[in-house]
RNA sequence: UCAGACGGUCGGGCGGCCGCCGGUGCCUGCAAGGGCAUGGGAGGAAAGUCCGGGCUCCACGGGAACACGGUGCCGGGUAACACCCGGCGGGGGCGACCCCAGGGACAGUGCCACAGAAAGCAAACCGCCCAUGCCCCCGGAUCUCGGUCCGGGGCCUUGGGUAAGGGUGAAAGGGUGCGGUAAGAGCGCACCGCGAGACCGGUAACGGGAUCGGCACGGUAAACCCCACCGGGAGCAAGACCGAAUAGGGAUGACCGGCUGACUCGCAAGAGGGCAGCGGACGCGUUCCCGCGUCGUCGUCCGGGUAGGUCGCGCGAGGCGGUCGGCAACGACCGUCCCAGAUGAAUGGCCGUCGCCCCGGAUCUCGGUCCGGGGGACAGAACCCGGCUUACAGACCGUCUGAACCU
Numbered sequence: 001u002c003a004g005a006c007g008g009u010c011g012g013g014c015g016g017c018c019g020c021c022g023g024u025g026c027c028u029g030c031a032a033g034g035g036c037a038u039g040g041g042a043g044g045a046a047a048g049u050c051c052g053g054g055c056u057c058c059a060c061g062g063g064a065a066c067a068c069g070g071u072g073c074c075g076g077g078u079a080a081c082a083c084c085c086g087g088c089g090g091g092g093g094c095g096a097c098c099c100c101a102g103g104g105a106c107a108g109u110g111c112c113a114c115a116g117a118a119a120g121c122a123a124a125c126c127g128c129c130c131a132u133g134c135c136c137c138c139g140g141a142u143c144u145c146g147g148u149c150c151g152g153g154g155c156c157u158u159g160g161g162u163a164a165g166g167g168u169g170a171a172a173g174g175g176u177g178c179g180g181u182a183a184g185a186g187c188g189c190a191c192c193g194c195g196a197g198a199c200c201g202g203u204a205a206c207g208g209g210a211u212c213g214g215c216a217c218g219g220u221a222a223a224c225c226c227c228a229c230c231g232g233g234a235g236c237a238a239g240a241c242c243g244a245a246u247a248g249g250g251a252u253g254a255c256c257g258g259c260u261g262a263c264u265c266g267c268a269a270g271a272g273g274g275c276a277g278c279g280g281a282c283g284c285g286u287u288c289c290c291g292c293g294u295c296g297u298c299g300u301c302c303g304g305g306u307a308g309g310u311c312g313c314g315c316g317a318g319g320c321g322g323u324c325g326g327c328a329a330c331g332a333c334c335g336u337c338c339c340a341g342a343u344g345a346a347u348g349g350c351c352g353u354c355g356c357c358c359c360g361g362a363u364c365u366c367g368g369u370c371c372g373g374g375g376g377a378c379a380g381a382a383c384c385c386g387g388c389u390u391a392c393a394g395a396c397c398g399u400c401u402g403a404a405c406c407u
Stems, first nucleotide, its partner, number of pairs: 001403010012354007020041002023038006043378001047389002050387005055235004068231005073087005088102001089100004103226002108224002110220003125166002127162005133156001135154008174192006193215001194213003199208003239311004249302007258278004263272003280295005318337008356375008
């Protein structure tokens, strides 16, 4: 200098003017409200709503089992977690470093597409080897010259052997070499791999390993399943309180009310009573018929719900700084600070200037300087907190790795 790995910080600064939402204090006002002053006012993700909690209501006598869902190497951290830290094992990278749902495949069941002979229990397509039979060729012997016999070779058939080689596949019952064999084969041997493993180290996961075993035991559990552990449900539109207008409900008072029935009281005569039916009145544009619908009027009081309002709702697993313990996550202690709270939902707009980046032009001592123009992301609290994940223009810091060059 270039290329990278990991961790962290920031997400424009300052000033002026005009606004917006809360808090506090003072003044004013009977009150509603108004005025002045002062202090605060989005994020690293406020996002997705994926985990874990606080809080609230509901359910629940305790325990266990089953079902369902989740988690899954070991140790630690934490209020808790599927998060974090430190390790272990496996994989990738020259390396810094990165990635892994990482328990169990001798409890059982299922599946392994295509290809291939064969996919879980062994199997044999080509090939290799042995034997047999038919035919053909060559050589030799014999003879009645057409055959017969012996030996060798070739194509094919049949019966065996084989798992070296070829071929299929993600995967085919260890690999390389020597011996061995008819050809072969852990069949034997050496080395490598694999399995078991006394013992040793480590809190543990796990690591090392004398010695033994010719090698047996394929993969798949984000397939069912088995094992261990965890788990009540719903969510601030939770939930609590105050509470209109109108309509409806209950009680009660006054007034009006044609007939009948039932009802209540009463021995009866009778009385009460807006309960039902008929009638009546009104409405469906008007008249008639039919049909449908509505029906006491006016007050007073009570209770429920709605609109609306108040609380929940900002002191908290809190922020910052320091010391100590710990490799770290984190914890303990001390000091200091109070820091958004809206509810159609505030946290904004304009201007100036400085700074950053890009483009164009001018100048020049080629490093800069000046002028003009443009750009500045992702996104916005809504009960709160701890995580995870996702989005993001750009700027900066630290540690480390590799390569090239120079001294």
Bacterial RNase P class A from Thalassobaculum sp. OXR-137, 407 nucleotides, folded computationally. RNAcentral holds the sequence, with entries from ENA. The gene name in the source record is rnpB. The organism belongs to Thalassobaculum, within Bacteria. The model forms 96% of the base pairs in the Rfam consensus.